[in-house]
Bacterial RNase P class A from a Rhodothermales bacterium, 407 nucleotides, folded computationally.
Its mean pLDDT, the model's own confidence on a scale to 100, is 78.
NCBI's taxonomy places the organism under Bacteria, Pseudomonadati, Rhodothermota, Rhodothermia, Rhodothermales.
Rfam family: Bacterial RNase P class A. Rfam links the family to the GO terms ribonuclease P activity, dimeric ribonuclease P complex and tRNA processing.

RNA sequence: AGUGUCGGCCGGAUCAUCGCCCUGCCUUUUGGGCAGGGAGGAAAGUCCGAACUCCGAAGGGCAUCGCACUUCCUAACGGGAAGGCAUCGCAUUAGCGAUGACGGCAAGUGCAACAGAGAGCAGCCCUGCCGAUGGGCUUAUCAGGGCCACAGGCGAUGGGUGAAAGGGUGGGGUAAGAGCCCACCAGCGUGUCGGGUGACCGGGGCGGCUGGGUAAACCCUGCGCGGAGCAAGGCCAAACAGUGUCGCACGCCCCCAAGGCGAUAAGGUGGCCCGCCGAAUUGCGUCACGGGUAGGCCGCUAGAGGCCGUCGGUGACGGCGGUCCCAGAUAGAUGAUGAUCUCCCCGGCAGACCGCGUGGUGGCGGUUCCGGGUAGACAGAAUUCGGCUUACAGGUCGGUGCACACC
Numbered sequence: 001a002g003u004g005u006c007g008g009c010c011g012g013a014u015c016a017u018c019g020c021c022c023u024g025c026c027u028u029u030u031g032g033g034c035a036g037g038g039a040g041g042a043a044a045g046u047c048c049g050a051a052c053u054c055c056g057a058a059g060g061g062c063a064u065c066g067c068a069c070u071u072c073c074u075a076a077c078g079g080g081a082a083g084g085c086a087u088c089g090c091a092u093u094a095g096c097g098a099u100g101a102c103g104g105c106a107a108g109u110g111c112a113a114c115a116g117a118g119a120g121c122a123g124c125c126c127u128g129c130c131g132a133u134g135g136g137c138u139u140a141u142c143a144g145g146g147c148c149a150c151a152g153g154c155g156a157u158g159g160g161u162g163a164a165a166g167g168g169u170g171g172g173g174u175a176a177g178a179g180c181c182c183a184c185c186a187g188c189g190u191g192u193c194g195g196g197u198g199a200c201c202g203g204g205g206c207g208g209c210u211g212g213g214u215a216a217a218c219c220c221u222g223c224g225c226g227g228a229g230c231a232a233g234g235c236c237a238a239a240c241a242g243u244g245u246c247g248c249a250c251g252c253c254c255c256c257a258a259g260g261c262g263a264u265a266a267g268g269u270g271g272c273c274c275g276c277c278g279a280a281u282u283g284c285g286u287c288a289c290g291g292g293u294a295g296g297c298c299g300c301u302a303g304a305g306g307c308c309g310u311c312g313g314u315g316a317c318g319g320c321g322g323u324c325c326c327a328g329a330u331a332g333a334u335g336a337u338g339a340u341c342u343c344c345c346c347g348g349c350a351g352a353c354c355g356c357g358u359g360g361u362g363g364c365g366g367u368u369c370c371g372g373g374u375a376g377a378c379a380g381a382a383u384u385c386g387g388c389u390u391a392c393a394g395g396u397c398g399g400u401g402c403a404c405a406c407c
Stems, first nucleotide, its partner, number of pairs: 002402009012341007020038008040378001044389002047387005052229004059274004065224004069083005084102001085100006103220002108218002110214002125159002128154003131150001133149003137145002167185006186210002188207003192203004233298004242289003246285003250262004267277003305324008343376001344373005351368006359407004
């Protein structure tokens, strides 16, 4: 040079003719004219969060669910920014990058094949030590010493098995060993000093306290959350047809009644409990069967909005000022043709000039010339917004790993 990989941005514009939709104005009626606007970075997935609407006159607790290092941003979030720690990669004067579903395994319960003595508060297979008893060797028939077998006992030092075997190095001690003791180191506990908003970082004291892994295993701790959803919901018009099963009655005021008050029933209130709501013969409720409504309008686009400038902040982002209105369809509009420009692709000239790189050459980039292709990947709004995830031809910017030939 190149190549792999991760992330960000772009992924068209102008004019003309015709066609479609919306808004505004004018004119007017068989209607037409003018002006302006008209699909994305993901519109996809429907995974989170919210705005908004209804339940609703009522909650609380538990459960379910979600989150989990620190600080900050945000309407909020399971999102974002900047840091801390850990692991890994590249480097080597200690920096850069990537990943992290990053509270707790000494509260409890589980799980880990095989091998191995033993796989969690364990363990003697071999090596090691003591050794009743027996055998025989040496000596002098004693004592003592050494050898073999072996009941019993001690022992986690060195080996073996395994992915992993209960801190490390050195010394003392011991029958032989062992943090049993000691020095230093690592971890843990406790306490203190300095830096930092903080997570944490650094220094020092005391203590032999030293039992692995796994929580996107059950679980524990802390914090948080009402449900349903624009097919929400509201208005107008129109139409129809209700039937049946089952269940439910108390008191007071009042001459009585109507009506009112209180208490409760069946039942309702997303799961459970408490609580709350909740009544009479023209009533209320549960369940089941059946009929009508497929129409029109609103919601429907001015927003946690876009753009520009300025101030603050490491940054995400926020304050202030100015400016703009940039789709609202409803079987679902936003298109077709032509010309030009730009991006991009292919080919030629093996041209010329300039710059970069190298010790030098190959090489790379830009400008210029000619011809062709003709916006070329993923892909179409349906209440809106902030995120996440997935898809993407080609180009471009950046991070990061590997890294060519010749002289």